Predicted 3D model of a 344-nucleotide part of an RNA (small-subunit ribosomal RNA, central domain) from Cytophaga sp. CR23e.
The full RNA is in RNAcentral, with records from Greengenes.

[in-house]
Context: one part of a larger RNA
RNA sequence: UUGGGUUUAAAGGGUCCGUAGGUGGACUUGUAAGUCAGAGGUGAAAUCCUGCAGCUUAACUGUAGAACUGCCUUUGAUACUGCUAGUCUUGAAUCAUUAUGAAGUGGUUAGAAUAUGUAGUGUAGCGGUGAAAUGCAUAGAUAUUACAUAGAAUACCAAUUGCGAAGGCAGAUCACUAAUAAUGUAUUGACACUGAUGGACGAAAGCGUAGGUAGCGAACGGGAUUAGAUACCCCGGUAGUCUACGCCGUAAACGAUGGAUACUAGCUGUACGGUUUCGACUGUGUGGCUAAGCGAAAGUGAUAAGUAUCCCACCUGGGGAGUACGUUCGCAAGAAUGAAACUC
Repeated sequence: UUGGGUUUAAAGGGUCCGUAGGUGGACUUGUAAGUCAGAGGUGAAAUCCUGCAGCUUAACUGUAGAACUGCCUUUGAUACUGCUAGUCUUGAAUCAUUAUGAAGUGGUUAGAAUAUGUAGUGUAGCGGUGAAAUGCAUAGAUAUUACAUAGAAUACCAAUUGCGAAGGCAGAUCACUAAUAAUGUAUUGACACUGAUGGACGAAAGCGUAGGUAGCGAACGGGAUUAGAUACCCCGGUAGUCUACGCCGUAAACGAUGGAUACUAGCUGUACGGUUUCGACUGUGUGGCUAAGCGAAAGUGAUAAGUAUCCCACCUGGGGAGUACGUUCGCAAGAAUGAAACUC
């Protein structure tokens, strides 16, 4: 390379947009580039293969043939692919109507809880644990009442619920923005799918600058436990967690399952639409169970891991190693790319 694979054995890129490229719906016209057929030319010799012959045989050699699956020219064929011209509506998009949702951004605002402060009542404990102690408290704590202030998060509703490309998104309300679904005798007329390089987004932690800091809480201090205890438990507590702007670009970024399209028995929930004779039917999502099939099995099974087509990414024994070196990016932390010797 051919071939085989990628849920769990090695292997799906974190997600989307999109360039080149690859692939691409129905009908008709022309063309004849690919494709197919015929003819001609060429395809040196040797080698290889086949027949026969010569050295006593063989290796070796001679001779004849086949082959050289290729290239060029020419004459035709036109199903398929391409190109060309035209048409179509079912793919795709747009529009209208009706809906939907924790989709996003910004503003305003609510109640419970917590903490702190001030004032009142009140007196000796409180707190914490397996048991304690550190800690707080007669300078009046804990408890309780009133008022004030602050920051963060939104109980119940709440659900195999919903929305979003993924990350993710949850008090209420307003403004702006985006999306999806159904329906339609609406419009365009293949405008599509995928997508190397590239771009955008991307949890948490971390970094920079300026704020903020109630609770929680790496580090750190103390008390316990223990043989020890750099822990688990307790008392404190700084970064951080929050906001704005800018970086970082990674996760078990998981459905460990790339995207698109078509087809292949059923049963039963549920969300949002449409129709309804109220029995149900139907579209798009989201769950459970199963037929055939698939699978090493577990399982999967119309939301496929089934049957097929197209495009991309990735894998090729374990360790060494996601390391070294080089390069690119980053303020740094580090990220991306990514070996070999050696060894089993």

The organism belongs to Cytophaga, within Bacteria. Rfam family: Bacterial small subunit ribosomal RNA.